[in-house]
């Protein structure tokens, strides 16, 4: 070049296939409770408009297309 694969929150991932109350979990992070203190343990919070631009739809993280990256192949 040319096939796949992946791209959602600080980190590690579900959600996609079958489009719908327009996004969730662990851990991390902040308060607060508990402790002489600290770790652990409870309880509560913040944080992503889902790579990026189109396109289809009434509605797109999810379905299309190109384009950017990652990773692997094959040349």
């Nucleotide at each position: 070049g040319c096939c796949g694969u992946c791209g959602u929150a600080g980190c590690u991932c579900a959600g996609c296939c079958c489009g719908g109350u327009a996004a969730g979990a662990g851990c991390a992070c902040c308060g607060a409770c508990c402790u002489g203190a600290u770790a652990a343990g409870u309880c509560g919070g913040g944080g992503g408009c889902c790579g990026c631009u189109g396109g289809u739809u009434c509605g797109a993280a999810u379905c299309c297309a190109g384009c950017c990256g990652u990773c692997g192949g094959c040349a």
Predicted 3D model of a 75-nucleotide RNA (transfer RNA) from Micromonospora parathelypteridis.
RNAcentral holds the sequence, with entries from ENA.
The same sequence occurs in records of 2 taxa.
Its Rfam family is "tRNA". Rfam describes the family as follows. Transfer RNA (tRNA) molecules are approximately 80 nucleotides in length. Rfam links the family to the GO term triplet codon-amino acid adaptor activity.
NCBI's taxonomy places the organism under Bacteria, Bacillati, Micromonosporales, Micromonosporaceae, Micromonospora.